About this RNA:
Predicted 3D model of a 415-nucleotide RNA (Bacterial RNase P class A) from Pseudonocardia oroxyli.
[in-house]
RNA sequence: CGAGCAGGCCGGGCGGCCGCGUCUCCCCCUCGUCGUUCGCGGCGGCGGGGAGCCGAGGAAAGUCCGGGCUCCGCAGGGCAGGGUGGUUCGCUAACGGCAACCCGGGGUGACCCGCGGGACAGUGCCACAGAGAACAGACCGCCACCCGGCCUCCGGGCCGGGCGGUAAGGGUGAAACGGUGGUGUAAGAGACCACCAGCACCCCGGGUGACCGGGGUGGCUCGGUAAACCCCACCCGGAGCAAGGCCAAAAGGUGCUCCCCAGGGAGCACUGCGCAGGUGUUCGAGGACGGCCCGUCCGAGCCUGCGGGUAGGCCGCUCGAGCCUGCCGGUGACGGCAGGCCUAGAUGGAUGGUCGCCGAACGGGUGUCGCGAGACACCCGGGAACAGAACCCGGCUUACAGGCCUGCUCGUCCC
Numbered sequence: 001c002g003a004g005c006a007g008g009c010c011g012g013g014c015g016g017c018c019g020c021g022u023c024u025c026c027c028c029c030u031c032g033u034c035g036u037u038c039g040c041g042g043c044g045g046c047g048g049g050g051a052g053c054c055g056a057g058g059a060a061a062g063u064c065c066g067g068g069c070u071c072c073g074c075a076g077g078g079c080a081g082g083g084u085g086g087u088u089c090g091c092u093a094a095c096g097g098c099a100a101c102c103c104g105g106g107g108u109g110a111c112c113c114g115c116g117g118g119a120c121a122g123u124g125c126c127a128c129a130g131a132g133a134a135c136a137g138a139c140c141g142c143c144a145c146c147c148g149g150c151c152u153c154c155g156g157g158c159c160g161g162g163c164g165g166u167a168a169g170g171g172u173g174a175a176a177c178g179g180u181g182g183u184g185u186a187a188g189a190g191a192c193c194a195c196c197a198g199c200a201c202c203c204c205g206g207g208u209g210a211c212c213g214g215g216g217u218g219g220c221u222c223g224g225u226a227a228a229c230c231c232c233a234c235c236c237g238g239a240g241c242a243a244g245g246c247c248a249a250a251a252g253g254u255g256c257u258c259c260c261c262a263g264g265g266a267g268c269a270c271u272g273c274g275c276a277g278g279u280g281u282u283c284g285a286g287g288a289c290g291g292c293c294c295g296u297c298c299g300a301g302c303c304u305g306c307g308g309g310u311a312g313g314c315c316g317c318u319c320g321a322g323c324c325u326g327c328c329g330g331u332g333a334c335g336g337c338a339g340g341c342c343u344a345g346a347u348g349g350a351u352g353g354u355c356g357c358c359g360a361a362c363g364g365g366u367g368u369c370g371c372g373a374g375a376c377a378c379c380c381g382g383g384a385a386c387a388g389a390a391c392c393c394g395g396c397u398u399a400c401a402g403g404c405c406u407g408c409u410c411g412u413c414c415c
Base pairs, nucleotide, nucleotide: 001411002410003409004408005407006406007405008404009403010402012358013357014356015355016354017353018352020055021054023052024051025050026049027048028047030045031044032043033042034041035040057386061397062396064395065394066393067392068391069240070239071238072237076294077293078292079291081236082235083234084233085232086101087100088099090098091097102116103114104113105112106111117231118230122229123228124225125224126223139170140169141166142165143164145162146161147160148159149158150157151156178196179195180194181193182192183191197221199218200217201216202215203214204213205212206211244315245314246313247312252271253270254269255268256267257266258265259264260263273307274306275305276304277303278302279301286298287297288296322341323340324339325338326337327336328335329334362381363380364379365378366377367376368375369374
């Protein structure tokens, strides 16, 4: 210098004017209440104005996992259902996340990828091609025997047909029932032998472990697929801030839909209430973790019809497994200690608009250098990716113009 690998960070900047949201403070107007020395003062509220602080992200996204929090449920058992799957009593509040390592695969390498239990419990499936796809298979080939024809140098040879043997060779395929060499045979075959590969079992050594290294024995060899059923081990209550609670209040409460278009309108369901009817109180209605069964428990209400109304405010709400810096421990994920910081809380939903200057990418032109791809300088144009909180955290995944930093690998050249 070129080509890469891994990790981290940033992701338009500055200023003027106008505007929006939370919170704090001040002023004006007005209402209520309390006190009063009748001047006013304290507290609280509607409205208006002003000042100050702060005000989106690395993914706020998808809502895929794990938790916190809230409500429902909580004698027990079984079935069904769902999830996870190399190892470490690794990290963590927890996890399907992360770290380190093991095994398999890829790369010269830095490094990357793995939805990584079991195919000897059983069942199923294996497209196309191919004769045959799992206790397989004679299409071509090879070989023995029989029949017919032709030729002959009389040894036999060639062609056609029949019936058999053969998994060595060819061909198909992702995959054809171990590989190479030999013995053997009519031709062949783990039929037999040597070596190799692989499987099962045993022993020794190393490692916390997954596993690794070595030795022995055995039958001569056993296909793949569990993001197919299934089997094994371990784990698992449900619903979610529209959770849930409070105020006011029976002209009640909870939840939902639609319309116009920017604050209004039209409706519905459940529950409660009122009325009527039916039914039930040990001859028991009805009900009690997401489903079913057994079992257990509570138990006086339940069902149908009709009627009226439907709407506001507050809490939950942001201080938390929090963030930053330094030191220490650990290979690492991470943990400990010390100091510092407070950093959005809307709900028709704020975080914006405009102007000026600067501006990366990118496009065009000119000049110089170079054989060239191109590089550099100047000028003109150009204007910033993906995207936006809604209860909160830890992860994963997905989207992303461009830029910066650190470590490492390979190649070429120079000293």
The prediction has a mean pLDDT of 75. Taxonomically the source falls in Pseudonocardia (Bacteria, Bacillati, Actinomycetota, Pseudonocardiales). It matches the Rfam family "Bacterial RNase P class A". By type it is a ribozyme.